Model confidence (mean pLDDT): 84 of 100. This is a predicted structure of a 72-nucleotide RNA (transfer RNA) from an Akkermansiaceae bacterium. It was read from a public genome assembly. Taxonomically the source falls in Akkermansiaceae (Bacteria, Pseudomonadati, Verrucomicrobiia, Verrucomicrobiales). Its Rfam family is "tRNA". The family's RNA type in Rfam is transfer RNA. Gene Ontology term of the family: triplet codon-amino acid adaptor activity.

Order: sequence, then C1' cells, then structure tokens
RNA sequence: GCUCGGCUAGCUCAGGGGUAGAGCACCACAUUGACAUUGUGGGGGUCGCUGGUUCAAAUCCAGCGUCGAGCA
Repeated sequence: GCUCGGCUAGCUCAGGGGUAGAGCACCACAUUGACAUUGUGGGGGUCGCUGGUUCAAAUCCAGCGUCGAGCA
C1' cells in the first nucleotide's frame, strides 16, 4: 500500500429499512434477626465520526477514525 472483519447500555453481545433489546452489573421495594438467594419495579444509549440515498437509516452507500486478520 491492497483486501476482509469488528465498533450498539458500565461489561459481554443480539438486532441487517418502520418506537433500540437481552444477560450480567447498578438503584428502590418485598422477603430475612442480618446477609445471600429469589421476586417485582426502575435508571442508564443522539447505535465510533462526517456526509449521501430514502417518507423513514443502528440497518443501505461513500469518506474518515480505531482495533484485529490476511496479502504484498
């Protein structure tokens, strides 16, 4: 230099055009003499960035950034 893959909640990851989700973690309440477990409820994201396409973009397209793999 070229090609490919990852980037979404604090962490690990789903979701591949039509209201952003799960598990764990966190907070409150119930339960206990207390803790743990368990149950119920709750908070937390402008989906890496900038443009484009579209009535509508996390999703499609282009460029950039970053991490990784391959080729030279």